Predicted 3D model of a 73-nucleotide RNA (transfer RNA) from a Candidatus Liptonbacteria bacterium.
RNAcentral records the identical sequence in 2 taxa.
Its Rfam family is "tRNA". Rfam describes the family as follows. Transfer RNA (tRNA) molecules are approximately 80 nucleotides in length.
[in-house]
RNA sequence: GCCAUCCUAGCUCAAUUGGCAGAGCAAUGCUUUUGUAAAGCAUAGGUUCGGGGUUCGAACCCCCGGGAUGGCU
Numbered sequence: 001g002c003c004a005u006c007c008u009a010g011c012u013c014a015a016u017u018g019g020c021a022g023a024g025c026a027a028u029g030c031u032u033u034u035g036u037a038a039a040g041c042a043u044a045g046g047u048u049c050g051g052g053g054u055u056c057g058a059a060c061c062c063c064c065g066g067g068a069u070g071g072c073u
């Protein structure tokens, strides 16, 4: 330099054909306990890597840029 895949919550990942952004773990609070852990219940946490375009509507499609991993040279 070229090619492929990927970028969504603090972490690991979903979201099936474009139609309300979710789960597990972690965090916080409450219950339980003499206390801690475990368990149960609840709460909070996102401008979906950045910018632009298409569309009534974009995490999803198109363009430009950035980053990660792998392959080729």
Stems, first nucleotide, its partner, number of pairs: 001072007010025004019056001027043005049065005